[in-house]
RNA sequence: AGUAGAGGCGCGGAGCUUAUCAGUACCUGCGGCAGUCGUUCGGCAAUAUGCGGCUGCAGGGAAAGGAAGUGCCGCCGAAGUGAUGCGGUCUGCCGAAUACCGCUGAAGCUGGGCAUAAUGUUAAGAGCAUUGUGACUGUCAUCGAAAGAUGGAGUGCUACU
Numbered sequence: 001a002g003u004a005g006a007g008g009c010g011c012g013g014a015g016c017u018u019a020u021c022a023g024u025a026c027c028u029g030c031g032g033c034a035g036u037c038g039u040u041c042g043g044c045a046a047u048a049u050g051c052g053g054c055u056g057c058a059g060g061g062a063a064a065g066g067a068a069g070u071g072c073c074g075c076c077g078a079a080g081u082g083a084u085g086c087g088g089u090c091u092g093c094c095g096a097a098u099a100c101c102g103c104u105g106a107a108g109c110u111g112g113g114c115a116u117a118a119u120g121u122u123a124a125g126a127g128c129a130u131u132g133u134g135a136c137u138g139u140c141a142u143c144g145a146a147a148g149a150u151g152g153a154g155u156g157c158u159a160c161u
Base pairs, nucleotide, nucleotide: 001161002160003159004158005157008076010075011074012073013072015070016069017068018067026060027059028058029057030056031055032054033053035051036050039097040096041095042094043093044092079110080109081108085103086102087101088100089099111137112136114134115133116132117131118130119129120128121127139152140151141150142149143148
């Protein structure tokens, strides 16, 4: 340098099924309330029997994201996080800002799963992300007669050529 491996509630992906999302958004009918519209700003259009906003009752009534199960696929920096760049969404129309979504993913950081606290996200007491803490587990180094103790990080470790 190359090849092949190991950690275990191991990592990730898409499909199918199910619940939740939710009697929510939205549509129709009958009303009501203030007003000149949107998360904010600028411009344009319509004009009060217009236009949009909020709301009560009745009828109808979703979906996406996220979750669980199931077997399949790719794997063991598996993967995650991450600046930047690109595209899109929130209004009757146009533009800008913020926020959100998707793709891209620099250097750096994280051995792994679990539990837990805080913060954020989400419809959500689910889940996810970040940080902290705790024991457990695998690996190497050092000390030790041994049991074991201490410490390091995957750009590592083991085997073969």
Lysine riboswitch aptamer from a chicken gut metagenome, 161 nucleotides, folded computationally. It matches the Rfam family "Lysine riboswitch aptamer". From the family's description: Riboswitches are metabolite binding domains within certain messenger RNAs that serve as precision sensors for their corresponding targets. Model confidence (mean pLDDT): 80 of 100.